Description: Predicted 3D model of a 523-nucleotide part of an RNA (small-subunit ribosomal RNA, 5' domain) from a Flavobacteriaceae bacterium. The sequence was found in a public genome assembly.
[in-house]
Context: one part of a larger RNA
């Protein structure tokens, strides 16, 4: 001098914008943070409507018949989106290539299908264990659940043939044979289903380079390096197994110890560099702590399963629930770090044909001078240059000081009352056009959390608003009075032992400025 996710002090009026647990990846009460689909199935507890029967004429009974629908099958999401930085010096990140060694749910194009059966299940009823969590037996039912045939080739296997490519393993084409392997339907004019190829997107994997400190860590490895073979994987591979071989790494720093999420990029400097890795974006790891598989296009899965372990919690002692590093929010730690808030109106996202359902993503509000901009706390006249206060004294003066009283003026901001948005156009239904059999445009029609907010008029009236440090030198700013090496001050030099411009108070002035300072800590 700049800088900061900062604090502590002493003041503090508003606006916008930004940012807000850096420590204990420590415990954690309550609520919400992930559900859709009745256009897939059995239905029909409750909640409107309807129809129908009775006859006590306003009750009661039927009947999924309509809107709708709670649990259950079933599909689809739940792997995203939030949070954090424990681990990790690693192909972990970055950055360039490769995959002829791979994969891909929902989207999109393009081809060709969507046939016949068959057996069970949940809910529901029954019964019955259990303090509860939770079950157990039996009867009985569906369906885009599940399971068998048929059918199919540009799919895959194995044989012959054929083209053409490649840096190699080899890859791609052409024709034929044989074996394998599908399927759902619903609804009413559309949504799906199945195989196949291509695209897209996302993953996986593999190379070069680039990625910290200690040599007072010098030797490290036996699945280690490598080969065949099998075996696994989407895929290639010691990835796993037998067998064979004795290699492989390393002074151009390997092993080991320590520290550490990485990058974009932040702060600083002319710059080369130095110093970080809050916020936002990519990526990677985790999810009480340690393993582990299932289910799926994708997890070895934050609010899924199992099994050990601490640790809370209920219990009838036999047994169970539980997992905030998701928004709040609470408790410890700490010098510190916010509401148990509103809405899906926007914008994304799940399911859904759509209506819309759900979204603590996200918008948005609150709280906090924590930053960094913007504005005000009045403007112009005003000399009797008063009064106080203080210094100085030739008893006059000088200074606060235009400063104030007053005069005129103005009305940002606050106050009051009135109006009051933009952010939103659409999807949906209706119409109409062009095209064709749902596509495209267009016209009508609804929708706002913030918010009565921003913002505009009106009204009154200087009214509602200044504080911090410092004043020996560095370094802008000076006397006085108290103290007297006391007290006490200090970033360094140093001040203070009776004249202290340095301590402590008065006036005065400087210098920032709603902020001052004062620690920390980078450069």
């Nucleotide at each position: 001098g700049g800088a900061u996710g900062a604090a502590c002090g002493c003041u503090a009026g508003c606006g916008g914008c930004a940012g807000g647990c850096c420590u204990a990846a420590c415990a954690c009460a309550u609520g919400c943070a992930a559900g859709u689909c009745g256009a897939g199935g059995g239905g029909c507890a409750g909640c409107g409507g309807g129809a129908g029967u009775g006859c006590u004429u306003g009750c009661a009974c039927u009947c999924g018949c309509c809107g709708g629908c709670g649990a259950c099958c079933g599909g689809c999401g739940c792997a995203c989106g939030g949070g954090u930085g424990c681990g990790g010096a690693a192909c972990g990140c970055g950055u360039a290539u490769c995959g002829a060694a791979u994969c891909u749910a929902c989207c999109u194009c393009u081809a060709u299908c969507u046939g016949g059966g068959g057996g069970a299940u949940a809910c529901c009823c029954c019964a019955u264990g259990g303090a509860a969590a939770c079950g157990u037996g039996g009867a009985a039912u569906a369906a885009u659940a599940c399971c068998c045939c048929a059918u199919a080739g540009u799919a895959u296997u194995a044989c012959u043939u054929u083209u053409u490519c490649g840096c190699a393993u080899g890859a791609u084409u052409u024709a034929g044979u044989a074996a394998u392997u599908a399927a759902a339907g619903a609804a009413u004019u559309u949504c799906g289903g199945a195989u196949a190829g291509a695209g897209a997107u996302g993953a996986c994997g593999a190379u070069g380079c680039g990625u910290a400190u200690c040599a007072u860590u010098a030797g490290c490895u036996a699945g280690u390096a490598g080969g065949u073979a099998a075996g696994g994987u989407a895929a290639c591979g010691g990835c796993u197994u037998a067998c064979c071989u004795a290699g492989g790494c390393u002074a151009c720093g390997a092993u080991g110890a320590u520290u550490a999420g990485g990058g974009g990029u932040c702060c600083u400097g002319a710059g080369a560099g130095g110093g970080a890795g809050a916020u936002c974006c990519c990526c990677c790891a985790c999810a009480c702590u340690g393993g582990u598989a299932c289910u799926g296009a994708g997890a070895c899965a934050c609010g899924g399963a199992c099994c050990a372990g601490a640790c809370u919690c209920c219990u009838a002692c036999g047994g169970g629930a539980g997992g905030c590093a998701g928004c709040a929010g609470u408790g410890a730690g700490g010098a510190a770090u916010a509401u148990u808030g509103g809405a899906c109106a926007a914008u994304g996202g799940u399911c859904g044909a759509a209506a819309g359902a759900c979204u603590g993503a996200u918008c948005c509000a609150g709280c906090c001078a924590u930053g960094c901009c913007g504005c005000g706390u009045g403007c112009a006249g005003g000399a009797u240059g008063a009064c106080u206060g203080c210094c100085c004294u030739a008893u006059g003066g000088g200074u606060u000081g235009u400063a104030a009283a007053c005069u005129g003026c103005u009305u940002u901001u606050a106050u009051a009352c009135g109006g009051g948005a933009a952010g939103a156009a659409a999807a949906a239904c209706a119409c109409c056009u062009a095209c064709g059999u749902g596509u495209a445009g267009g016209u009508g029609a609804c929708u706002g959390a913030c918010g009565g907010u921003a913002c505009c008029g009106u009204a009154a009236g200087a009214a509602u608003a200044a504080g911090g440090a410092c004043c020996g030198g560095c370094u802008a700013a000076c006397u006085c009075c108290g103290u007297g090496c006391c007290a006490g001050c200090a970033g360094c030099c140093g001040c203070g032992g009776u004249a202290a411009u340095a301590c402590g108070g008065a006036g005065g002035g400087u210098c920032c400025a709603a902020g001052c300072g004062u620690u920390a800590u980078c450069c």